The prediction has a mean pLDDT of 86.
This is a predicted structure of a 346-nucleotide part of an RNA (small-subunit ribosomal RNA, central domain) from a Bacteroidota bacterium.
Rfam family: Bacterial small subunit ribosomal RNA.

Context: one part of a larger RNA
């Protein structure tokens, strides 16, 4: 490289938008570039291959043929692909009318809990554990009540639920913005799919500047445990956790399953619409789940939300270790990230 693969054996990019490229619906005409056929030219000789012949044979040599899978010109064919023209509505989009949701973003408000402060009641313990101790407390703690302040998170509802491209999103309410489904079939008329580079978004931790700091809590300190205990347990406790702006760009970023389209037996639950209604049931569309036929699979299992049957495009894999390391380059304030070997060894 070909082939074969990518849920779990190596392998799906964290996610989207999109450039180039690749691929692309129905029917008509033109053209004849690709495609197919005929003819002509060329494709040196030698060699290779086939047949025959010559040296006693072979190697070797000679003759003839085939081949030279290619290129050029020309004459035709027109199904498919391309190009051009004009057309269609099923793909795609728009419009109108509903509906839905923890979708995003910026304000406002709320109660419980926690901590702290002040006052009051009240007196000797509290706290913590397997048991204790460190710790707090007669300078009045813990407990109970009242008031005040602060920050963070939103019990019940809550679900096998819902929304979002993914990360993710949950108190109530208002503004702004976006999305999806359904119905009508009015409009456009292939406007589509994928997408190397590129751009944007991207949990937590971390970094920079400035705020904030209730809780929890790396580091750290002390008390225990233990042979030791740089831990597990306990008492404290700083970064951080929160906000604004900027950076980082990684995760078991997982459904370990790329995106899109078509086709393929049923059962059942549920969310949101629509139709029809007697609000029993039932049909249909889009989701979210469970079980399963065929089929697939090494099996576990998957099974209309495929890992089935096919098509298009992208990404990735090629024995284990060395190693996601070294070097170089790019990015970053740094931490580091991306790209990414070899020697050697089994």
């Nucleotide at each position: 490289u070909u082939g074969g693969g990518u849920u779990u054996a190596a392998a799906g990019g964290g996610u989207g938008c999109g450039u180039a490229g690749g691929c692309g619906g129905a029917a008509u005409g033109a053209u004849a570039a690709g495609u197919c056929a005929g003819u002509g030219g060329u494709g040196a000789a030698a060699g290779c291959c086939u047949g025959c012949a010559g040296c006693u044979u072979a190697a070797c040599u000679g003759c003839a043929g085939a081949a030279c899978u290619g290129c050029c010109a020309u004459u035709g064919a027109u199904a498919c692909u391309g190009u051009c023209a004009a057309u269609c509505u099923u793909g795609a989009g728009u419009a109108c009318a509903u509906u839905u949701g923890a979708u995003g973003u910026g304000g406002g408000c709320g109660g419980a809990a926690u901590g702290u402060g002040u006052c009051a009641u009240g007196u000797a313990g509290c706290g913590g554990u397997g048991a204790a101790a460190u710790g707090c407390u007669u300078a009045g703690a813990u407990a109970u009540g009242a008031c005040a302040c602060a920050g963070a998170a939103c019990a019940c509802c809550g679900a096998u639920u819902g929304c979002g491209a993914a990360g993710g999103c949950a108190g109530c309410u208002c503004g702004c913005a976006a999305a999806a489904c359904u119905g009508u079939a009015a409009c456009u008329g292939a406007c589509g799919c994928u997408g190397a580079g590129g751009c944007a978004c991207g949990a937590a931790a971390g970094c920079g500047u400035g705020g904030g700091g209730a809780u929890c809590a790396a580091a750290c300190a002390g008390g225990a445990u233990u042979a030791g205990a740089u831990a597990c347990c306990c008492u404290g406790g700083u970064a951080g956790u929160c906000c604004a702006c900027g950076c980082u760009g990684u995760a078991a970023a997982c459904u370990a399953u790329g995106a899109u389209u078509a086709c393929u037996c049923g059962a059942u639950g549920u969310u949101u619409g629509c139709g029809a209604u007697a609000c029993a049931c039932u049909g249909u569309a889009a989701g979210c789940g469970u079980c399963u036929a065929a089929g697939c699979g090494a099996a576990a299992g998957c099974g209309a939300u495929a890992a089935g049957u096919a098509a298009u495009c992208c990404a990735c894999c090629u024995g284990g270790g060395g190693a996601g390391u070294a070097c170089g380059c790019u990015c970053g304030c740094a931490a580091g990230a991306g790209u990414g070997a070899a020697a050697c060894u089994c």